[in-house]
């Protein structure tokens, strides 16, 4: 010095003039809504998606349980989580190897079902095309028997390698791996290493139903709450039961009733109203420094207040400057053009997905150079 990976941070600046919106704080004025000046602020890392977790609001004064629905090695963090950290196992790059670096929808296939197309003899208590031996006889591409080590098909063939052993052959014997077990040691545990004994028949797939273990009330700011206002106590019909913020049960509770006058609950129908405040921005809030802890992150102290719109404000123009790009130029520099993705609505931790360009750290490879 190039190139890839991977973590963070900035994503324009300053200065004028106009303009808009909130809050204060002056002054003026109208019946009433206003006006005018000053100051300070005024869209993001993702504000998107709407995939998750909550806070908040309402559902009853009583709650439980069933299905549902989510998750899925361990151990920690955190208001919680599908989120993060840390470690464990598997696979994948890379490498003799170790290391490193990336990605896991990471509980069970021995509790049952089900699926594995096509090829192939055969797709799971399977099977023999070719082969390979062995025996017969009409000596042929025959017949009959044993065999599953070699071939082939295929994502995937019923344990690998290797010696023995056999008529070829086979866990049929052995050794080493692998699988199952028991113990013992190390760790908090996932797991790991040792040893010993074994059956040496029984694949994948649960992102397929299902099994096991945990979490889970519902709706949802258009949630709720005040003020005004307007209208036909609006017809008709049904019911001994109705109702209690997804459903079924259990339990409690309030209505109400022997009937259709009211109340309640359902269905039809037909008629006013859909304004104004609020909810709404000071919070699991930011930011330093210490401390603890691999870490995530959590204490303690100090310090800061950073939009609140309402059909929906946050912008335009000017210069200067910063950065990239292209041209010229030995350079200095100089002309020209550009600056990504994107735009709050109740608020907060996450995932994902989008992104022109700087800069910073740390990892891996190649090239020089000492």
């Nucleotide at each position: 010095g190039a190139g890839g990976g991977u973590g963070a941070u900035c994503g324009g600046a300053u200065a004028g003039u106009c303009g808009c919106g909130a809050c204060g704080g002056a002054g003026u004025g109208u019946c009433a809504u206003g006006c005018u000046c000053c100051a300070u602020c005024g869209a993001g890392g993702a504000a998107a998606g709407u995939c998750c977790g909550g806070g908040c609001u309402c559902c009853a004064g009583a709650g439980g349980g069933c299905a549902g629905a989510c998750c899925g090695c361990c151990a920690g963090g955190c208001a919680a989580c599908a989120c993060c950290u840390g470690g464990g196992c598997a696979c994948c790059a890379u490498u003799c190897a170790c290391a490193u670096g990336g990605u896991g929808a990471c509980g069970g296939a021995u509790a049952g079902u089900g699926c594995c197309a096509c090829a192939g003899a055969a797709a799971a208590c399977a099977g023999a095309c070719c082969g390979c031996c062995g025996g017969c006889c009409u000596c042929g591409c025959g017949c009959c028997g044993g065999u599953a080590a070699g071939g082939g098909u295929g994502a995937a063939a019923c344990g690998g390698c290797g010696a023995g052993g056999u008529a070829a052959g086979a866990g049929c014997u052995c050794a080493c791996c692998g699988c199952g077990u028991a113990a013992u040691c190390a760790g908090u545990a996932a797991u790991g290493a040792u040893u010993g004994c074994g059956g040496c028949g029984c694949g994948g797939u649960a992102a397929a139903c299902c099994c096991c273990g945990g979490u889970u009330g519902g709706a949802g700011c258009a949630a709720g709450g005040c003020c005004a206002a307007a209208u036909a106590a609006g017809c008709g019909g049904c019911g001994a039961g109705a109702g209690a913020u997804g459903g079924c049960c259990c339990g409690u509770c309030u209505c109400g009733a022997u009937g259709a006058a009211a109340a309640c609950g359902c269905c039809g129908u037909g008629g006013g109203u859909a304004g104004g405040c609020u909810g709404c921005u000071a919070g699991a809030g930011c930011g330093a420094a210490u401390g603890a802890g691999c870490g995530a992150u959590c204490a303690c102290u100090c310090g800061c207040c950073g939009a609140g719109a309402g059909a929906a404000a946050u912008g335009a123009c000017u210069a200067u400057c910063a950065g990239g790009a292209u041209g010229g130029g030995c350079a200095a520099c100089c002309a020209u053009u550009c600056u990504a993705c994107a735009g709050a609505a109740c608020c907060c931790g996450g995932c994902u997905u989008a992104u022109a360009g700087a800069u910073c750290g740390u990892c891996c490879u190649c090239u020089u150079c000492a």
Bacterial RNase P class A from a Gemmatimonadaceae bacterium, 370 nucleotides, folded computationally. The model forms 91% of the base pairs in the Rfam consensus. It matches the Rfam family "Bacterial RNase P class A". Rfam describes the family as follows. Ribonuclease P (RNase P) is a ubiquitous endoribonuclease, found in archaea, bacteria and eukarya as well as chloroplasts and mitochondria. The family's RNA type in Rfam is ribozyme. Rfam links the family to the GO terms tRNA processing, ribonuclease P activity and dimeric ribonuclease P complex.